[in-house]
Context: one part of a larger RNA
Molecule: small-subunit ribosomal RNA, 5' domain
Organism: Syntrophomonas sp.
Formats: sequence, structure tokens, C1' cells
RNA sequence: GGACGAACGCUGGCGGCGUGCUUAACACAUGCAAGUUGAACGGGGAAAUAUUCUUAAUUUCUUUCGGGAUUGGCGGGAUAUUUUCUAGUAGCGGACGGGUGAGUAAUGCAUGAGAAUCUGCCCUUAAGAGGGGGACAACAGUUGGAAACGGCUGCUAAUACCCCAUAAGCCGAGAGGUAAAAGGCCGUAAGGCCGCUUGAGGAGGGGCUCAUGUCCUAUCAGCUAGUUGGUGAGGUAAUGGCUUACCAAGGCGACGACGGGUAGCCGGCCUGAGAGGGUGAACGGCCACACUGGAACUGAGACACGGUCCAGACUCCUACGGGAGGCAGCAGUGGGGAAUAUUGGGCAAUGGGCGAGAGCCUGACCCAGCGACGCCGCGUGAGGGAUGACAGCCUUAGGGUUGUAAACCUCUGUUGUAUGGGAAGAAGGAAGUGACGGUACCAUACGAGGAAGCUCCGGCUAACUACGUGCCAGCAGCCGCGGUAAUACGUAGGGAGCGAGCGUUGUCC
Repeated sequence: GGACGAACGCUGGCGGCGUGCUUAACACAUGCAAGUUGAACGGGGAAAUAUUCUUAAUUUCUUUCGGGAUUGGCGGGAUAUUUUCUAGUAGCGGACGGGUGAGUAAUGCAUGAGAAUCUGCCCUUAAGAGGGGGACAACAGUUGGAAACGGCUGCUAAUACCCCAUAAGCCGAGAGGUAAAAGGCCGUAAGGCCGCUUGAGGAGGGGCUCAUGUCCUAUCAGCUAGUUGGUGAGGUAAUGGCUUACCAAGGCGACGACGGGUAGCCGGCCUGAGAGGGUGAACGGCCACACUGGAACUGAGACACGGUCCAGACUCCUACGGGAGGCAGCAGUGGGGAAUAUUGGGCAAUGGGCGAGAGCCUGACCCAGCGACGCCGCGUGAGGGAUGACAGCCUUAGGGUUGUAAACCUCUGUUGUAUGGGAAGAAGGAAGUGACGGUACCAUACGAGGAAGCUCCGGCUAACUACGUGCCAGCAGCCGCGGUAAUACGUAGGGAGCGAGCGUUGUCC
């Protein structure tokens, strides 16, 4: 000198774009953050319409005054159709998106190779979807419990489950063996659309192997028994001591094994002429984790942040028998800290999930709010104006200086305030659809009006005098100043530098 996710002190007008718990992976009140499909299914509720039953007031006729016939249609019941809502069964999605960096020095990451592999949705292509069956929720009844949540009996549907058939495929040397399916909606129908099953290929995505690179420490020198290799078996989507039985005795190591410490890695970022050094916030890729430890289930995919089970610590509820919870999602709270924001708006855009669609959900995202935290831009006025006014300070008392500075005159209107107008962002048949936002922007009016500080002035280092103080009070990055004339302390005047900032501290080059 440059840089910063900065902090602190003084000061502070505006805008754009960014950015904001680096500390306790500390504990969390509250709300929201993952649902969706009624065009898979049986129920249940509501509404409308139609038909039908019943029926009050009422109308008309008749009457033997008891009534009868007729009209009427409030209300109620049943059935059907349509619309709508939905607890449950079922499907897809909750493995993405979002957070954090604890662990990890290699099961990681970066680059480059590779073979023994899997792949839902999507694309291409080939073939198929025939027949049958039994359940379980919901529901009803009953029952246990304070609750959470159950138990028993009975009924029922399906794109839920099962069996048979068919078979390219797979297994097998062969004989032979073995394996599938589901319907829904529209339509009078033909047919169409969305699905279903199996095979082949693709795309994209994953799992695995190898090579090279990847911090400090030798005041860590030896380490290792599933250890190293083989055979058989098991297991996996798949290779493999991955596991197991047996056999052999190997394997690694001063080219640093093993141990200890520290640490997520990279693209990048900072600095530097470069080589290099430092760093890994934000953005992008990969990895790991989700109260702590362990485990599997489901599934194309998890050993699963807002799933399950077990154990532990902690918090809460309880009728004391027993239960509930997990913000390293977005806000927010306490705590820690020098220090880091709103319990905001919207799904309009982009993207994601589900759905035939309409649409629903989306604290992803888009926006707004707060903070000079950073970068960039703009403003705080411009021109004229000497009797060099007043005042301050200095003075050799003549004057000098602040200083064209002010006043005053003439302007301008960035910005500001008010009023009026007012977007693009919206998406290709038309229409509709904007949170931001009546924002940006434009026009008009008003009006110099509302907008300057901070640090320094001994040398390094640009900038000097007076007073006060008297080795005191104090300053200080280094050298050093201060003990009675201090350009070094404090104040004032003046000056220098930068400027909505300026200094200080910390860290890196």
C1' cells in the first nucleotide's frame, strides 16, 4: 500500500447492487417450512334439481253442518341425478429443495483412468393385459385408558393382495425349470386420452475400483490376527476379508508406517510483476451431519433433518398407571459474545411435488423491512461580489490572517416537498393473471430552502503560532516528547489530508 462476513470511537443526506451469528453442532415458547390425487376405491356429510309418499295454513264446490270432494304446497321421509367437502384404503412425492461444518488427514476431495453394476419418473422401440379368489381398513356394535392410543365381534370396495393361464426373457451342457399385468375418464358406438405388465436401447442419476496430488509433529519408530494372500461357502445391484470355515505366513514402514495435533475438500477469493504466500464467508460442485449413540424397515433411491425402533441426557404433560418432544428449515426467544437483521408480503415470475385438467402445496424462490457492513454513483449549490465589513486569532501595535469567505446581487433545481400521469417484468389464438407498487420513471409547482464531518500538523509524513501546564497532567507506530518561553501534553486560531465518511484495533499478503 492492498484486502475484510469485521468490531470499536466520533459523525451521518440520498439512491443502486450486494451482504449480515466468524462465538455455544448451546437450549428453545409460538407460527409457518410437504403435500397432492374423488378421473384408483367403498363409505360419510352438505347443497341443488327431479320423482314419489306424507302433510299445516289456504282456495273452490257441495252439505244431512259431523263432513265429503277439490286446490294448495311450508315442513318431513324415500329414491335418483348433479355439484361439493372429506376421515379411511390406495398411488406418487416426503432420498428433491432448504440448513450446518460437529466429525473426517481419507470409506473424503481434485484431476485422470476403469469394470464386476443398479436406475422411479422421462425418451425411442417390441410384445402383452385371458380366467378366478380370499381378505383388511373405513363403517356398525361392544369394550379398555386421564391422555397418547388401543382390544374384540361383524360387514365391505379397489389401480390394495393372492392363485391359474400365456412367454420373448432368465437359469441350465441338455432334458427341463421359472417369472407378469389394472383399470379409470370421454363417447350411442367406432374410437380417443391417461394409466398397467414384460423385454431391448437411450438420456440423466447413483454405487464400486485404480493412479497422482492433498497441513503440522520423529520430544510418535516400529505397526498389524480378518491382519496379508489362497480355497470352499455365504452375502450384495455389483468386485472384494464384505462375512465365515479351513490353509499358508504374510502385509505396511525413514520415499515416514503406526501414533498425536489441527482441519470439511475444490472451483475460487485476497495479495504479489511473477514465482509464491494466505484463505475456503457469500455463489457453484462434492462430502458429512440432523439432541447423543446404535439399528434396521419401506422404497428405484435412505440406513432417512420436519419417518420407525432401542438406549442415554434434557424438557414438558399426567388421574402416577403412563405418555409427548427434538429450529445445524424461515422468522423469533434466552444464553454466549467485541459483534451479525423482520415472529413482514406474495406464489405475479423462475423452479419443484401431486393432478387428465382446473388447481392445491411450496419461509425454495421473488420481493419488501433493518444495519454506512461493503462497492459504486449523486448531493449538501453556481456565477458575480473589497469599504478587504463585523468578529476571532496573531502582532514588531504599523499591520497580518481567517477571506470572495460572509453580507449583497443574478441564477439553477441535481436532490427534497406537494400535485398529476404512470410502466416493463406477462409467457408466441384471444381474454385473464404483478407480491414488489401507485414503486421506478415522466410532467408541473415551490424553494438555496432540509443535508459535513473525521483525523492529523517534532522527524519518518503534507500541514505552525499563542496560551495553559511544569518529568505533573499527559502523548506515543518507531525514534522519542513533558523538570517555566513545549511547532510532540491540553485548549484556541490557523493549516494539511480524506470526505458521508474519518480514525483506531484485529487478521492476511